[in-house]
RNA sequence: GCGAUUGUAGUUUAAUGGUAGAACGUACGGUUGUGGUCCGUAAAACGGGAGUUCAAUUCUCCCCUUUCGCU
Repeated sequence: GCGAUUGUAGUUUAAUGGUAGAACGUACGGUUGUGGUCCGUAAAACGGGAGUUCAAUUCUCCCCUUUCGCU
């Protein structure tokens, strides 16, 4: 330099055009003599930009990023 691949809560991940879910973790509360376990509630995410569409995490283009391959 060329090609492919990846990107979603703090972490691991679902969702193939129609209200972004879950687990673990975190905060608060309940339970307990204390802690753990268990139960309840809450906060928290679509890499950036542009385009197509009534509507984009999803489709298209560019950039960035992860990983891999070729030279």
Source information
Transfer RNA from a Candidatus Pacearchaeota archaeon, 71 nucleotides, folded computationally. The organism belongs to Candidatus Pacearchaeota, within Archaea. The prediction has a mean pLDDT of 82. Rfam family: tRNA. About the family: Transfer RNA (tRNA) molecules are approximately 80 nucleotides in length. Gene Ontology term of the family: triplet codon-amino acid adaptor activity.